[in-house]
RNA sequence: UGGUGGGCUAGGCCGGGGGGUUCGGCGUCCUCUGUAACCCGAAACCGUCGAUAUGCGGGGGCCGAAGCCGAGGGAAGGUCUGUAAAGUAGUGGCUUAAAACUUCCAGAUAUUGCAGAAUCCUCGUCCCGAAGGGUCGGCGGUUGUAGGUAGCUUUCCGGAGGGAAGGUUACCUACAUCUGCUGGGGGGACCGGCCUAGGCCCGGAAGGGAGCAGGCUAACCCCAGACGUUCGGCGCUUUCGGGGGAACGGGGAGGAGAUGUCUGGAAGUUUUAAGCUGCUACGUUAGCAGAUCGACCCGAGGCGUGCCCACCA
Repeated sequence: UGGUGGGCUAGGCCGGGGGGUUCGGCGUCCUCUGUAACCCGAAACCGUCGAUAUGCGGGGGCCGAAGCCGAGGGAAGGUCUGUAAAGUAGUGGCUUAAAACUUCCAGAUAUUGCAGAAUCCUCGUCCCGAAGGGUCGGCGGUUGUAGGUAGCUUUCCGGAGGGAAGGUUACCUACAUCUGCUGGGGGGACCGGCCUAGGCCCGGAAGGGAGCAGGCUAACCCCAGACGUUCGGCGCUUUCGGGGGAACGGGGAGGAGAUGUCUGGAAGUUUUAAGCUGCUACGUUAGCAGAUCGACCCGAGGCGUGCCCACCA
């Protein structure tokens, strides 16, 4: 150094693929395959990992320097796409027939038309907005100054009755102001005013006070007219602006047709039925073509080919 035998250890094998899931890799799940070839435990609201992911935890068996990786080739089979066949559903086109509707032309007939057809313009009836009127109803009754009287009240005076001044409320008068007035009726035993017979009270008298009956009038109530009111109602009505426009009516332009029904012809549209045909989608058969993946087999090449003992050469 090589060989043989034995013993070790590094290491390797005890499966792989597809689907599903996941951001992604494995696993439990489903499924297709291979070997002489693992066991236990947990795991889909999940287990474990991070492109150095190709399960995790525990245990075991075999091989043993064995082996692992591996371009490429073969390959059961799977998947996808397209195509062929027939089938189902939906949708479109063409042809034929029938029916209906619309338009145009021709003929017949009826009606209407120079007291004016078709057509065109304009106005009204209708709607919206704005400004008014009429009518009915509701609501409403200016303010200030001065003077006088009375109630209440404050101050002062007087021998009483009472007197003077001020404020406020109500009323009256005069003058002004204001759109903001008028006529009539009722009106209480008392709780407003004026006048106040008789009688009563104070006083020497003069004079004054309270105040019944009665009358006038206020508060209050009712009726009516006029006025005011950005309060409202009304199949009332006027004007202006805008909108709409089938029908009806008015006016103007225009100058001979118009409308309905029936028959025939032409064109178009719609519906129904039948035949032919195209497209789309779905699934079936498995035929054909293509692509792709692929258990399993072969496999160039790559990495590794270690240590110890005995014997032999």
Molecule: Archaeal signal recognition particle RNA
Organism: Archaeoglobaceae archaeon